[in-house]
RNA sequence: AGAGUUUGAUCCUGGCUCAGGACGAACGCUGGCGGCGUGCUUAACACAUGCAAGUCGAGCGAGAAAGCUCCUUCGGGAGUGAGUACAGCGGCGAACGGGUGAGUAACACGUGGGCAACCUGCCCUAGAGAGCGGGACAACCCGGGGAAACCCGAGCUAAUACCGCAUGAAUCGUCAUUGCUCAAGUAGUGACGGGAAAUGGUAGCUUCGGCCUCCGCUCUAGGAUGGGCCCGCGGUCGAUUAGCUUGUUGGUGGGGUAACGGCUCACCAAGGCGACGAUCGAUAGCUGGUCUGAGAGGACGAUCAGCCACACUGGGACUGAGACACGGCCCAGACUCCUACGGGAGGCAGCAGUGGGGAAUCUUGCGCAAUGGGCGAAAGCCUGACGCAGCAACGCCGCGUGAGGGAUGACGGCCUUCGGGUUGUAAACCUCUUUCAGGAGGGACGAAGCUUCCGAGGUUAAUAGCCUACGGGGUGACGGUACCUCCAGAAGAAGCCCCGGCUAACUACGUGCCAGCAGCCGCGGUAAUACGUAGGGGGCAAGCGUUGUCCGGAAUCAUUGGGCGUAAAGCGCGUGUAGGCGGCUUGGUAAGUCUGGUGUGAAAUCUUGGGGCUUAACCCCAAGCCUGCACUGGAUACUGCCUGGCUAGAGUCCGGGAGGGGAGAGCGGAAUUCCCAGUGUAGCGGUGAAAUGCGCAGAUAUUGGGAAGAACACCGGUGGCGAAGGCGGCUCUCUGGAACGGUACUGACGCUGAGACGCGAAAGCGUGGGGAGCGAACAGGAUUAGAUACCCUGGUAGUCCACGCCGUAAACGAUGGGCACUAGAUGUGGGCGGUGUCGACUCCGUCCGUGUCGAAGCUAACGCAUUAAGUGCCCCGCCUGGGGAGUACGGCCGCAAGGCUAAAACUCAAAGGAAUUGACGGGGGCCCGCACAAGCAGCGGAGCAUGUGGUUUAAUUCGACUACGCGAAGAACCUUAUCCUGGUCUUGACAUGCUUGGGAAUCCCGCCGAAAGGUGGGAGUGCUCUUCGGAGAACCCUUGCACAGGUGCUGCAUGGCUGUCGUCAGCUCGUGUCGUGAGAUGUCGGGUUAAGUCCCUUAACGAGCGAAACCCCUGUCCCUAGUUGCCAGCGGGUCAUGCCGGGGACUCUAGGGAGACUGCCGGUGUUAAACCGGAGGAAGGCGGGGAUGACGUCAAGUCCUCAUGGCCUUUAUGACCAGGGCUGCACACGUCCCACAAUGCGGCGUACAAAGGGAAGCAAACCUGCGAAGGCAAGCAAAUCCCAAAAAGCGUCGCCCAGUUCGGAUUGCAGGCUGCAACUCGCCUGCAUGAAGCCGGAAUCGCUAGUAAUCGCGGGUCAGCAUACCGCGGUGAAUGUGUUCCUGAGCC
Repeated sequence: AGAGUUUGAUCCUGGCUCAGGACGAACGCUGGCGGCGUGCUUAACACAUGCAAGUCGAGCGAGAAAGCUCCUUCGGGAGUGAGUACAGCGGCGAACGGGUGAGUAACACGUGGGCAACCUGCCCUAGAGAGCGGGACAACCCGGGGAAACCCGAGCUAAUACCGCAUGAAUCGUCAUUGCUCAAGUAGUGACGGGAAAUGGUAGCUUCGGCCUCCGCUCUAGGAUGGGCCCGCGGUCGAUUAGCUUGUUGGUGGGGUAACGGCUCACCAAGGCGACGAUCGAUAGCUGGUCUGAGAGGACGAUCAGCCACACUGGGACUGAGACACGGCCCAGACUCCUACGGGAGGCAGCAGUGGGGAAUCUUGCGCAAUGGGCGAAAGCCUGACGCAGCAACGCCGCGUGAGGGAUGACGGCCUUCGGGUUGUAAACCUCUUUCAGGAGGGACGAAGCUUCCGAGGUUAAUAGCCUACGGGGUGACGGUACCUCCAGAAGAAGCCCCGGCUAACUACGUGCCAGCAGCCGCGGUAAUACGUAGGGGGCAAGCGUUGUCCGGAAUCAUUGGGCGUAAAGCGCGUGUAGGCGGCUUGGUAAGUCUGGUGUGAAAUCUUGGGGCUUAACCCCAAGCCUGCACUGGAUACUGCCUGGCUAGAGUCCGGGAGGGGAGAGCGGAAUUCCCAGUGUAGCGGUGAAAUGCGCAGAUAUUGGGAAGAACACCGGUGGCGAAGGCGGCUCUCUGGAACGGUACUGACGCUGAGACGCGAAAGCGUGGGGAGCGAACAGGAUUAGAUACCCUGGUAGUCCACGCCGUAAACGAUGGGCACUAGAUGUGGGCGGUGUCGACUCCGUCCGUGUCGAAGCUAACGCAUUAAGUGCCCCGCCUGGGGAGUACGGCCGCAAGGCUAAAACUCAAAGGAAUUGACGGGGGCCCGCACAAGCAGCGGAGCAUGUGGUUUAAUUCGACUACGCGAAGAACCUUAUCCUGGUCUUGACAUGCUUGGGAAUCCCGCCGAAAGGUGGGAGUGCUCUUCGGAGAACCCUUGCACAGGUGCUGCAUGGCUGUCGUCAGCUCGUGUCGUGAGAUGUCGGGUUAAGUCCCUUAACGAGCGAAACCCCUGUCCCUAGUUGCCAGCGGGUCAUGCCGGGGACUCUAGGGAGACUGCCGGUGUUAAACCGGAGGAAGGCGGGGAUGACGUCAAGUCCUCAUGGCCUUUAUGACCAGGGCUGCACACGUCCCACAAUGCGGCGUACAAAGGGAAGCAAACCUGCGAAGGCAAGCAAAUCCCAAAAAGCGUCGCCCAGUUCGGAUUGCAGGCUGCAACUCGCCUGCAUGAAGCCGGAAUCGCUAGUAAUCGCGGGUCAGCAUACCGCGGUGAAUGUGUUCCUGAGCC
C1' cells in the first nucleotide's frame, strides 16, 4: 500500500466482497506447564441457607448458668466460674466501605468560574469555661393479654440520659453611627434583648482536704476535610413532532431552608420559550479512558479510577454534623412465607450459592498475617472491604514436547511416462542433554508494627507510671509456596485450519448439476488442483478455525478530502424575509486573531528514560503528554463594531431610437363549412387496393347571395421581445423591461436567498356563453392469425370567450444566480462614433444581444471553450448502488383528477455513462456470383432402380442429416460388425516371454456331428553335440503364469484426415504515429481489376499468409529421336492390306525449345493504373481445363480406416461354426434410369473416335446354338495380340398419331453363366405376357461454349452382379452484355 467482481474487450461512475487490528465473548475440534489479569453483556427475574456493622465495663445500673472444689439435714448450701455471658440505659459508628445501571437528554456529567446566598461530627491550632440544683425512664420485680410477633398496667433505680437557674468575652437580633464596596453587602463602635456545659471517667499519689496524668464535656475564632447551591461552554437521533407554557414569566409581601430562588402561598402585571429547533417522541448513566485510524475522525463506556442515580414497586417523613437512608421506620401495592385465621414476617443490584432466562460467565473456600475502615485509653473485637486460594486456554506473556550425528536414501504409504519420484535425515541406529511435569531434601521476602511476655537503661521519692535508634521471646491465611540442590529416564507432553483466483500451498481416487462447497467471483451435468477421502504441501501453534460486533480499507457523507451537460444529482421561472458574504479610505476600540505569564487540566492509562520479578506480560519511579478552559499583560496587519470621508459597485435623471413584451377595445381579407337560388347530370369521396359514407328527394363540379366561428399565407430570417411559460393580420388606448449616448445627482444604498409570496405550456375541473374546422371517447368500413392500433368514413367532450380552480412537463442548453480574469476568426440584430458621399450604401472602431468555428485549459470520453463544462470568490438548491418507489403511511393543498413532502420490509451483484470491435437489420451507398432476369434441358405426376425416414421383425448391424446412387470402388456363403437363432472354445482365431509333460515337423485313415468341434488309429523319424545313457535348437501338442482380444463407450478428452463458408478476397505482422485505454492508422478516400490486381492521394513506411505466377494437360510452330507407330517419294509383292526393301518428309509418339508481354497503333483516363477499338497472330487481354483452398467458423464429420488418453468387458462385449437378417413393406421424401413417341420407333446397309484394361487375365479366327453361351484354340505381360461392335450419324424400307410396330413394368415357361451353393437373394438369353404412362399442381434443380442437351466407349470394385461412381471421345445449341427484385458473398 491494495485486490476481486458489471463488458467480447476498454475507460469511467458505482455498489457489493476480501486481505488488517480488536473483544468481558460464544460455538466446533484439540489440549503439557507456569506467571499476570479477567469472568451474568440476557431477567433492575425470583430467591433456600450461611456470613457481609458493630464496638465501648476507662459513661451507668443490674447480673446468671454449666463445670470444678468443699460442705450437707440430701431439700440444698458455700467458694470458684465472674462482676464473666446474655440483655438493658447511654455514647460513637451504622450516610463509610461493598453492589447495580433501572431511571435520567438533566447543571446528571465534563470543564472553567461564582456564593458579598451556605453547612461541616470526628481531626488540627488558639482562646475561654465547666457554678448551683431537680425530676424521671429502661433493665429488674409483680400482674395481665396474645398461637406468635409482641403489647399493656402497677412498682423500684443509676448515669457522660433528661430538665431548671446562674455566669457569659465573642456570637445572634434590633437601633444609631463610621470606613470600604458598582451593588446586594461587609468591617468597626455604642445601647438594649436573647443565649452553654458532664468538678464526668481512669491511673497514680494522698496528710483523705485534695493534687496530678490522660481521655472526655461546653462556648468562640481560625484551619483542614467533606458537602450544598448558582452560572458560561461542551457532548444522541427524529420536523412524517411546529408551535409550547397558568406557578406559567416577572413584581410586592408572608412563609420555608444551612443557604439564593415560584421553593411555597396571597395579591398585581401578562409575560416566558421556539427554525441558532421550543414542545413531543425514541434511545442513553456521564467522564478519565478503551478499540481502530497516518491523522482528522468513527465506534464503544467491561475490569481500574472520579461523579451521578438506584436498593421489591410507588410515596413519605423521623433521627442525625451528614439520609429522605441497600442489610432503619411509616403508609400503599405486587409477590413469598408463618398462622390457633384474630394477626404477623420478609426484600442478595453485599460475598458465596439456588432456580429461571440465555449462545454464555466461577467456590455455599481460607484468613484478618498484610493494606484499609468502625469502636475503644489500650489490649482487643468486628470487617465476604481486603489479602489469598479454588474453577475456566476467557485474554496477554513466557517455557516445553528434545539436541547433534545418521543414506542402502530401509519398510510402509502415495504418485508414476514403470525408468523412477516423494514422504525423507524424517525413522531405525549411535552420541548427548534434563528445562517443565514426577520423587526426595533444604527453604524465604512479605513483620513495619503491636506485645497487659522476660530483661536492660532513662526519668522519678518510687520497684508505679511514662520513655528508649537497647537485648530476647511471641505474632503468616497464602504455605506440602517462590527459590535452591539431588534422583531417574527421551523418558509424560501437538493440534487445528487451509491448498480455483483474491491468497502461501497439487496430485490420485470416489462422485456425476447427485451428494455437496461457497466471504465475493463462482465450482459439481464421467478425466473436478473448487464436493468427499487419501498422499503431499502451506499457515499458525497450546492452540486453530467459525460466528457475532466495532474501526479500517471506504476519498462510499469528502473539515482535512467528493460531486451535480450525458453516470445519482440545478428547484419550471421570478420578487423578496431571515441568514451568509460584501468596494476605496481616516481615526478609535480590541470582540475574533496573534503572543508572553499565571492557575487549572485528579490518579491510573498513553509515550520516553530508568528500576524490580531469571525474561516477558505485569509492577514501581521520573519526565513528557493531557492538543482544553479561565484570569492577566501586550500586539493591531486582517475580520468585526463605532465614526468621518470617497466614487470605480448599485441607483436616479436627460436624449433619440429598436422590438410578435403585456392588457383592453375596434377593424380586415383569403380559406373551410353551412343555408338560399341558378346552371348541370351521375356519380362523388376515399385508399396500397377497397369498403363504410354522400348522391336521381339532384350530390360532386360551377355561378351569385347570405350566415357563423376559428386562425392570421406571403414578409419570416439559428431574426426580435420576455424571468420562465411564451409572444406573429391592421388600428387605437393603457402599461412593463432592456440596450445605447450624455453626464448632473445619491454615496455601498450591493450579491445571493432557507421559509414566504407571485407567475406558470398542454391536458383536466366548475359556472355561463360559443361551436366553422379539427377531433380523445364512441360507431362503422378495411387490414390482420387476431387488430380494443396504424389507413378510411363519421363523430361527442374538448379546442374558442368570461370568471374561478389545477400547478404539472424531455417546464431542456437535460448546464442555478452574481462578479472578475483568460488567444482569436467569422456571420447576424440594435445603438453610437469615425471615414466618405449630393444622398444612400460600403469600410473602420466601440457597447449590448444572438449564432458558428477554434487556442490554451478542462473532461471518463463525447465534447465545452469570453454566451465555459476554463481559472477564482460569494450565496442557494440537490446527489450518495439497482429494484421495491416518487410508491405506502402520516401531514399540508385541491371540487375532483391529483399535487407537494416522503419511507421500510424484502430482493439483486449489479444497475449505469462514454467510447471500441464484430455480428445483425423488412437501415443507406458501392460491387460481385447461373443470384435474378433472358434461355435450354429437367425434377415434382407414371413404372422401375437406389438411398433415407417410418413401420415391421428373433434380427431387419452401425455411422452420416445444408445428409439421402453418402462411408459402401459392388451384403447369395464369406464380407458382417454386442444384428438374430442355435451349437461350441477358454492363454484363446492373432503377438511376445517364461514354465510342466510329451512328441521331429509333416502326412494319411476311421467314427459322432449341420459345421465348428470332439474322439480314435496309422505312417514318419530329419538338424547340432555326444562320454552313446542322452542332451539341445526349430517346430507341434499339452499344463500353468504374465497377458492376448473387443467394429464395446466417449469425435464434447484427442492426433491425423475430411467437409463447409469459398478459389470468396480477404487475414495479419514489424516499426512509427494517434488514443488514458479497448483500439485506430496502415487495410480508408479517388480510380481500376477476376483479385487488398495495380495506380494516385495519404502519418504512415515496409513485410508476411492468401490472389497472381511457378507445375500438369490442351491449342500453333521449331529442334532432336524413329519402334511396335507413320508411308510422300523410290523399288518389290498381293484380289486386297506399310505386306516387304527402304524412308524421317507428314501424322503420331515423347523429350527439349519458341510463342502472348496490353509488346505495337488510335481513343478515353490524372502525362497514372487501366479500359475500349484496331493491326499482326494458331492463340489477345487470366487463351481453355486441372492441381493448388489464407487467418478462421461450424465443440461440423470420423474412436467402424488408422493412431490414441480415460472408462468398461475377460468360460465373454473375446473366438469358431451352421442357418437366418442387413433385400423384410400400408406409407413419405431425395437421387437416378426408361418412357409417354414421328427431330420418333423398328428392319436392313454403311462411316468416323478417344481414353483405357488384359496372365488364377484379355481372348481372335473357326465350329455348335435363334440367343445368352459352349467347344477348340492362334496371339498377347501389349503404340505389335485381344477386349472392340463405337453409337448417335448417313442411306433405304416399314409404321401414320393409336395407349399404337409408342412404352416397357409385371408375370409364366424354357435356357445360359459364375460359384461348395443362385429358395429366401445374382446376372444374362429366348418365347409368351404387355401394367402405369399421352409431358406432369404448388414448388424446385442444373447450365454462359466445345458449355447445356444428346450419343455411345472404357475403367475401378468384382468369382458373379452397375440405371451408381470415375473417366473418354462423337454430334453440338439457345439466351444475356442488364442489376429493380430473390439468394449468397465482399467493401464503406
Predicted 3D model of a 1388-nucleotide RNA (small-subunit ribosomal RNA) from a metagenome.
Its Rfam family is "Bacterial small subunit ribosomal RNA".